[in-house]
Context: one part of a larger RNA
RNA sequence: CUGGGCUUAGAGGGCGCGUAGGCGGCCAGGUUAGUGGGAGGUGAAAGCUCCGGGCUCAACCCGGAAAUUGCCUUCCAAACGGCUUGGCUUGAGGGCCGGAGGGGUGAGCGGAACGCCACGUGUAGCGGUGAAAUGCGUUGAUAUGUGACGGAACGCCGGCGGCGAAGGCGGCUCACUGGUCGGCAUCUGACGCUGAGGCGCGAAAGCGUGGGGAGCAAACGGGAUUAGAUACCCCGGUAGUCCACGCCGUAAACGAUGGGCACUAGGCAGUUGGGGUUUGAUGCUCUGGCUGCCGUAGCGUAAGCGUUAAGUGCCCCGCCUGGGGAGUACGGUCGCAAGGCUGAAACUC
Numbered sequence: 001c002u003g004g005g006c007u008u009a010g011a012g013g014g015c016g017c018g019u020a021g022g023c024g025g026c027c028a029g030g031u032u033a034g035u036g037g038g039a040g041g042u043g044a045a046a047g048c049u050c051c052g053g054g055c056u057c058a059a060c061c062c063g064g065a066a067a068u069u070g071c072c073u074u075c076c077a078a079a080c081g082g083c084u085u086g087g088c089u090u091g092a093g094g095g096c097c098g099g100a101g102g103g104g105u106g107a108g109c110g111g112a113a114c115g116c117c118a119c120g121u122g123u124a125g126c127g128g129u130g131a132a133a134u135g136c137g138u139u140g141a142u143a144u145g146u147g148a149c150g151g152a153a154c155g156c157c158g159g160c161g162g163c164g165a166a167g168g169c170g171g172c173u174c175a176c177u178g179g180u181c182g183g184c185a186u187c188u189g190a191c192g193c194u195g196a197g198g199c200g201c202g203a204a205a206g207c208g209u210g211g212g213g214a215g216c217a218a219a220c221g222g223g224a225u226u227a228g229a230u231a232c233c234c235c236g237g238u239a240g241u242c243c244a245c246g247c248c249g250u251a252a253a254c255g256a257u258g259g260g261c262a263c264u265a266g267g268c269a270g271u272u273g274g275g276g277u278u279u280g281a282u283g284c285u286c287u288g289g290c291u292g293c294c295g296u297a298g299c300g301u302a303a304g305c306g307u308u309a310a311g312u313g314c315c316c317c318g319c320c321u322g323g324g325g326a327g328u329a330c331g332g333u334c335g336c337a338a339g340g341c342u343g344a345a346a347c348u349c
Stems, first nucleotide, its partner, number of pairs: 003321004007303002012317001014201004021194003025088008034080001035077008049065006091191001092188003095184005103177007110154001114150002117147005125136002162169002206247006215241002220236004258316006266294012298305002322349003331342004
């Protein structure tokens, strides 16, 4: 390289937008450097292969054929592919009418709990554990009442329920805003799919500047436990957790399952639309989108998957190629740093 693969054995990029490229619906015309065919030229000889022959055989040698899968010239064909012209509507997109939703951003508001403060009631303990102790408390704690302040998170509803490309999103209201679904069949007329590079987004932790700090809590101090206890348990407690702006760019970023299209039994349920039936409700029934469970064929080493495929096909991208060394070294590049991305070899089994 080819081949074979990528749920769990090695292997799907964390996710999107999109450049080049690759691939691309239906009908008709034209054309043709792809494609198919004819003819001619060339493809040295030797060698290889086949047939025949010569040395007593063989090696070796001689003759003939084939092969030389290629290239060049020319002619023909036009199904497929390309290019081009015209058309189409089913792919894709737009319009109109509706729908559901913790989708996003900003602002405002609310109650419970918690902590702190002030005052009142009240007195000898509270707290904590397996048991304790450290700790708090007569300068009046814990408990309880009233008031004020502060920060963070939003109980019930709440659900294998919803939304988002992923990360993720949950009190209420308003403003701005993205996606998506159904119905109508009104418009455009292949405008599509994928996507190397690139660009953007990207939990937590971490970093920079400024703010904030109730609770929680790495580090740290103390009390226990223990042979020890740099832990598990307890009392404290700083970064941090929160906000603004700027970085970082990672993850068991998981469905450990890339995206798109088409095809291939059913059953049950959730959620959200539309139609029919009905005066209406309820019910029945038909038909879309999404989310689950079971299961046929088929697939799979198995577990299992099974119209939400891991089935059957096509298109495009990413990735794997024994374990360790090693996601290391070196180089490059990005970053304030931490470090990220790219990513070996010797050696060894």
The part of an RNA shown here (small-subunit ribosomal RNA, central domain) has 349 nucleotides and comes from a metagenome. The full RNA is in RNAcentral, with records from SILVA. Model confidence (mean pLDDT): 91 of 100.